[in-house]
The RNA shown here (Glycine riboswitch aptamer) has 108 nucleotides and comes from an Alphaproteobacteria bacterium. NCBI's taxonomy places the organism under Bacteria, Pseudomonadati, Pseudomonadota, Alphaproteobacteria.
RNA sequence: ACGAUCCCUGUGGGAGAGACCGCCUUUCUCUUAUUCGCUUAAGAGGGGGCGGCGCCGAAGGAGCAACCGGCCCCGGAAACUCUCAGGCAAACGGACCGCAGGAGGAUG
Numbered sequence: 001a002c003g004a005u006c007c008c009u010g011u012g013g014g015a016g017a018g019a020c021c022g023c024c025u026u027u028c029u030c031u032u033a034u035u036c037g038c039u040u041a042a043g044a045g046g047g048g049g050c051g052g053c054g055c056c057g058a059a060g061g062a063g064c065a066a067c068c069g070g071c072c073c074c075g076g077a078a079a080c081u082c083u084c085a086g087g088c089a090a091a092c093g094g095a096c097c098g099c100a101g102g103a104g105g106a107u108g
Base pairs, nucleotide, nucleotide: 007102008101009100010099011098012097013096018053020052021051022050023049024048025047027046028045029044030043031042032041033040054088055087056086060084061082062081063080067076068075069074
């Protein structure tokens, strides 16, 4: 002096599957009726809570036939499998990929 894997920040890209149904609601809005009015009642919708059925895989989590460590046991990966969690209009999120910057220091 160059400087990998990994990590951080910013930025661009980034899939799938229900804008499903029921009940409750101390919450909000609207409509109608009522009252001189404040109100009161009913209905509808939003929000919230609980539940049901269907579905998706790319936060996270779990599993391992072959393979590897060292033959069984045991341990080990994924975009594979499961669907616990999460998700099923848009937004958010999103594995992963590109670019820019940072940290660092294997190695030459």